Predicted 3D model of a 399-nucleotide RNA (Bacterial RNase P class A) from a Gammaproteobacteria bacterium. Of the family's consensus pairs, 97% are formed in the model. It was read from a public genome assembly, where an Rfam model found it. Lineage of the source: Bacteria > Pseudomonadati > Pseudomonadota > Gammaproteobacteria. The coordinates come from a structure-prediction model, not an experiment, and the mean pLDDT is 76. Rfam family: Bacterial RNase P class A. By type it is a ribozyme.

């Protein structure tokens, strides 16, 4: 200098003018209570101070807080997760470790329990694809023919699965011995099954023993195993005001009906379901002080936890933070803007000039990613212009 890996942070900046929402304080005006001081309420009023969208506010995919059913239990079905150990309010999240795979490496990925409980799936090819084989071959015995002979061709019986072929995958793999030819037939190593020791909380790793030994794939197929799971949701819910029709019809009706996913049991209530028709759609609250944030310190590999101090950072309701201007910053463009200088090529009359590339300054123009809270929080996923910081890996060159 180049190419990468991992983690964290920021999210155009400044200024001026006008404007918006809410909070606090003051003044003014009005009303009420009061002997008064004073208190309360109202205001499109005025002034001042402070605050005012995000890393994803998005998707609505998970988990909760909170509210209601509701005093709310059990089972089945159903759903979720799936290596081990931790973190957390909790999780399908996060952290660390293990295994398998990928990468030279830093690192990355994993829907990671069970295939000997059962069922099922895998086209074609192939002799044969879950307990499944003999197509070509190899060997032995026999027959016929050819042939000087070694031998060759055809065929019958038996042995074989080492060699070849098919396939994504073929009755463990490599090697040696053995055999008529072969084969775990025997042996060595590896693999697999069983069992033991050591280390580790564990997943697991390592080492030894033993057995010739049959233990392919898919469970993101059904299934089995282990653990977990009420429902609905701020349009939840509560209060106030107003209006109407305490409406009509049909059905079930205690051996019944209803009760926040389904079924059953239990429990509770006494009515319930459907259709037609009528009224209301207003206001207040929930609504922002939290599993909150920042800093320091202690413990921990880490996620995170403890302690102390400090801080309050939007609460709108057709929906507030916008408009204009200037400068700066960043990005893009300038065929043919200007200046300077570098590299390469060409022409050479050796002065230059022409072409291409890119750099610095300046000028002109354009643009500023993804994108707006709506009860709140912890995650995940998706979109995205750029910039900064830290650590690590590989490689080139020089000292």
């Nucleotide at each position: 200098g180049g190419a990468g890996c991992u983690g964290g942070c920021c999210a155009u900046g400044c200024a001026g003018c006008c404007g918006c929402u809410g909070g606090c304080g003051g003044c003014c005006g009005g009303g009420g209570c009061u002997u008064g001081a004073g208190c309360c309420c109202c205001g499109c009023g005025c002034c001042g101070c402070g605050a005012g969208a995000g890393g994803a506010a998005a998707g609505u995919c998970c988990g909760g807080g909170c509210u209601c059913c509701a005093c709310a239990g059990g089972a089945c079905a159903g759903g979720g997760c799936g290596c081990c150990a931790g973190g957390u309010a909790a999780c399908g999240c996060c952290u660390g470790g293990g295994a398998a795979g990928c990468g030279c490496g830093a690192g990355c990925u994993u829907a990671c329990g069970g295939a000997a409980a059962g069922u099922g799936c895998a086209g074609c090819a192939g002799a044969g694809a879950g307990c499944a084989g003999a197509c070509c071959g190899c060997c032995g015995c026999g027959a016929a023919c050819c042939c000087c002979g070694a031998g060759g061709u055809u065929u019958g019986c038996g042995g074989u699965a080492a060699g070849g072929g098919u396939g994504a995958a073929a009755g463990g793999g490599u090697g040696c011995g053995g055999u008529a030819a072969g084969a775990g037939c025997g042996c060595a190593c590896c693999g697999c099954g069983c069992g033991c020791g050591u280390g580790g909380u564990a997943a697991c790793a390592c080492g030894g023993g033993u057995g010739g030994c049959u233990a392919g794939g898919c469970a993101a197929a059904c299934c089995c195993c282990g653990c977990c799971c009420g429902g609905a949701g701020c349009a939840a819910g509560g209060c106030c005001a107003a209006a109407u029709a305490g409406g009509a019809a049909u059905c079930c009706c205690g051996u019944g009906g209803c009760g926040u996913g389904g079924u059953c049991c239990g429990c509770g209530c006494c009515g319930g379901a459907u259709u037609c028709g009528g009224g209301u759609a207003g206001g207040c609250u929930g609504c922002u002080g939290g599993a909150g944030g920042u800093c320091u310190u202690c413990g921990g590999c880490g996620a995170c936890g403890g302690a102390g101090a400090c801080c309050c950072u939007a609460g709108a309701u057709g929906a507030a933070u916008g408009g204009c201007u200037g400068c700066a910053c960043g990005c893009c463009g300038g065929a043919u803007g200007g200046c300077g200088g570098c590299g390469g090529g060409g022409c050479u009359u050796c002065g230059u000039u022409c072409c291409c590339g890119g750099c610095g300054c300046u000028c002109c123009g354009g643009c500023g990613a993804c994108a707006g809270a709506a009860c709140c929080c912890g995650g995940c996923u998706u979109a995205u212009c750029g910039g900064c910081c830290a650590g690590c890996u590989c490689u080139u060159u020089u000292c």